Predicted 3D model of a 107-nucleotide RNA (SAM riboswitch aptamer (S box leader)) from Marinithermofilum abyssi. The organism belongs to Marinithermofilum, within Bacteria. The sequence was found by an Rfam model in a public genome assembly. It matches the Rfam family "SAM riboswitch aptamer (S box leader)". About the family: The SAM riboswitch is found upstream of a number of genes which code for proteins involved in methionine or cysteine biosynthesis in Gram-positive bacteria. The SAM riboswitch acts at the level of transcription termination control. The predicted structure consists of a complex stem-loop region followed by a single stem loop terminator region.
RNA sequence: GACUCAUCCAGAGAGGCGGAGGGACUGGCCCGAUGAAGCCCGGCAACCUACCCAUUUUACGGGGUGUGGUGCCAAUUCCUGCAGAGAUUUUCUCUGACAGAUGAGAG
Numbered sequence: 001g002a003c004u005c006a007u008c009c010a011g012a013g014a015g016g017c018g019g020a021g022g023g024a025c026u027g028g029c030c031c032g033a034u035g036a037a038g039c040c041c042g043g044c045a046a047c048c049u050a051c052c053c054a055u056u057u058u059a060c061g062g063g064g065u066g067u068g069g070u071g072c073c074a075a076u077u078c079c080u081g082c083a084g085a086g087a088u089u090u091u092c093u094c095u096g097a098c099a100g101a102u103g104a105g106a107g
Base pairs, nucleotide, nucleotide: 003105004104005103006102007101008100013041015040016039017038021031022030023029025081027079028078042073043072044071047069048068050065051064052063053062077099082096083095084094085093086092087091
């Protein structure tokens, strides 16, 4: 890199180092010297794990803690890209794909 399943309108620092970029890609629109990326600390969350509670058709599943493994911490996955539907039709709204991200698995 390719395959399977689940999730993606919630949440998260006036900290330190660092110095110009960043938001996957397209087109937009944004963020950034009132400091970007990155690293550290801090935090959020609860996918897996561990433990606890309740339940049980013994299996799937429910609730909690946050030990360990990831992940995440501007904007809905920032919007959009393909197809369809609706409307008050320079546009707006909705649905489903595609793409992407993360986790768990399989190989």